[in-house]
Context: one part of a larger RNA
RNA sequence: GGCGCACGGUGAAUGCCUUGGCGACAAUAGGCGAUGAAAGACGUGACUAGCUGCGAUAAGCUUCGGGGAGCUGCUAAAUAAGCUUUGAGCCGGAGAUUUCUGAAUGGGGAAACCCAGCCCGAGUUAUGUCGGGUUAUCCAUUACUGAAUACAUAGGUGAUGGAGGCGAACGGGGAGAACUGAAACAUCUAAGUACCCCUAGGAAAAGACAUCAAUUGAGAUUCCGCCAGUAGCGGCGAGCGAACGCGGAUCAGCCCAAACCGAGUAUAUGUCAAGCCCGCAAGCGUUGUAUACUCGGGGUUGUGGGAUGCUUCUUGUUUCUGUGCGGCAGAGACGGAGUGUAAGAAAAUUAUUCGAUAGCGAAACGGCCUGGAAAGGCCGGCCAUAGACGGUGAUAGCCCGGUACGCAAAAUCGUUUAAUCACUCUUGAAGCACACCCAAGUACCGCGGGACACGAGAAACCCUGUGGGAAUCCGGGAGGACCAUCUUCCAAGGCUAAAUACUAAUUGUCGACCGAUAGUGAACUAGUACCGUGAGGGAAAGGUGAAAAGUACCCCAAUGAGGGGAGUGAAAUAGUACCUGAAACCGUGUGCCU
Repeated sequence: GGCGCACGGUGAAUGCCUUGGCGACAAUAGGCGAUGAAAGACGUGACUAGCUGCGAUAAGCUUCGGGGAGCUGCUAAAUAAGCUUUGAGCCGGAGAUUUCUGAAUGGGGAAACCCAGCCCGAGUUAUGUCGGGUUAUCCAUUACUGAAUACAUAGGUGAUGGAGGCGAACGGGGAGAACUGAAACAUCUAAGUACCCCUAGGAAAAGACAUCAAUUGAGAUUCCGCCAGUAGCGGCGAGCGAACGCGGAUCAGCCCAAACCGAGUAUAUGUCAAGCCCGCAAGCGUUGUAUACUCGGGGUUGUGGGAUGCUUCUUGUUUCUGUGCGGCAGAGACGGAGUGUAAGAAAAUUAUUCGAUAGCGAAACGGCCUGGAAAGGCCGGCCAUAGACGGUGAUAGCCCGGUACGCAAAAUCGUUUAAUCACUCUUGAAGCACACCCAAGUACCGCGGGACACGAGAAACCCUGUGGGAAUCCGGGAGGACCAUCUUCCAAGGCUAAAUACUAAUUGUCGACCGAUAGUGAACUAGUACCGUGAGGGAAAGGUGAAAAGUACCCCAAUGAGGGGAGUGAAAUAGUACCUGAAACCGUGUGCCU
C1' cells in the first nucleotide's frame, strides 16, 4: 500500500409523520368605497426584535347576549405590576374611537410630507400659536346674479342629489394581432382567439314573431342531447361546418307611438258671425277657429286591429258638474272583483315561519398479564337514532373533545306567510257605416364593406359608410337570384322572472390527490431574505422526548470550544449541530497478501 472484517467520523438519502397545499361537491354570499375603500406608512405593550391585534380612547373603550374560573395574544420561558364569582379573560351582536398616505377631493408634492383661505373656539394687552369644522372636479336639478348687446344668452356664485377608486372569474360592446397549420406561401387557417379599451349584474345578454314550415302545421327567449361531422362552404387544399325537425330543462307575458276627446301655454285670426251637449226658455260672447308644444283620457292588433258615427243586447247603488227643467254625457264616493313590489306603478309597518351570526344537553368499563407507559393480550360486563373523526405515554364505542339525536338568541341580518297598506278594474259584446290612424330619410335600390357554416358565388336573409328614395290595409315584409300563384307574418318604439355562466370570499363535507427536491413560489419571520436603476426576478429552511424530566455536582481545558464522570429518561450512538441515519468520502483496530 491492497483486499476483507469490526468499530467510528462525515454526510444526508430512505422509512415513518404532518401544522401546509391540491382538487371536487353542497350551501351561503355575490360586492367594498366621499359616512373616505382596497392597499399601505408610522405608531401602539412595564421591559418589545418580528408576527398578530389595535389607532393618540392605540394587544384596546361602551353596551347587549353566551360562558363560568382563571386571566394579562404568538415566537417565549421568567420577572414586575395588576384584573377576576359585584362574573374577568374568551366567543358573538350592536356601537364609539379610528394618526398619516391612498379615488384622495383646500393648494402643492419626490405617497405616508410641505403650505393655506374662511367660520367658531382656546390663549395673548395684541400679533404670532393651538383645537374643531369647512373649502377638489364633473354631471343633473334648482335659486340668485349677469357681458359684448335692448330683451336675452354665454359666463359667475350658492343649494340639493349623484359620480369618481378597488375587486377572482363569468356578461355585453368597441378595437383587434402574430406565431402556427396549409408539410414552402399570398386567398384561407390560427381567430374574432390573445392583448387593449368602455361598461353592467348577481348573473348578464336575448326575448313575445314583418319567425319557421310547406299545403299538414308550429307558436317569445335561453340552455342541453340528437339531427350531424350530415347539407353545404373551401388555393373544393389545409380546414370550416349549419338548419329544418325531434327529445328534454324552464316556462309568462306586457307597456307605448298614432287616429279621436279634453285641459293648459304661445302665436295668428275673429264682432252682431260662428260657438257655448240636445229640445224649450233665458242669457253669455277676450267664448270660438287654426297651428305648435306639454299633460290627462283613449288605444296596441294580423281568423287585421283601432279611432269616429249609428243600431241592438248587456252593465250594482248613490252624489256632484255641464245656467233652469227633461234627456244625455262626464267626474267622484260606497259596494264588488282582482293584483302584490321579478316586468306590466310603487313605499312602509306589524305579526309570523325557517335560517345566519355565540352556544347547551348528550349513553355506556372493570380486573389481571406484558411494558417506561395500555388504548395491546386474557377474563368478565355495558351503551348504541352515538362503532364519523381526533386526542390521550403503543392499537379506546364505554378516558377526553366530540358524534347520533334534541334544544337555544338580548341584538343585527336574511327568508316564508298573513294583515295593514298600495294599486288596478267596475262595462263589455255583436252588427252596420265611414275610410281617420297603425312608428320615414325608414323600407327598398345602386356602390363599398361586414356578418350569416356560406371565401361574390345563382347569393337570398341581417347590419350599414355613401348616393338616391316609397306606400298606410285596394298597404307592407318573408318563404335562398328573379317573376307569378299560394302560404305566412306585420319592421322601422320599449319592458320582462326561470331554466344558463362563474367563484375572489364564508361554512361544511369528501379524495384509488401530495407528503418537505413532493404538494402552492411559500407547512418555518415568504412574495420574506437576496438580485435588479426599473419593469421585474425570487430562494433555502419541517421532526429531541410521553413529559424538559434540556444533564445538579465533580474533573480536563484558555473562566473557550469540546469532552470524561455523575444524574434524568424506556432509550442520551434521543443532548437542543437532537427520530430513522443508506452511499460517496475520511479514519482507528485487526486478519491475510506484498

A computed fold for a 594-nucleotide part of an RNA from a bacterium, annotated as large-subunit ribosomal RNA, domain I.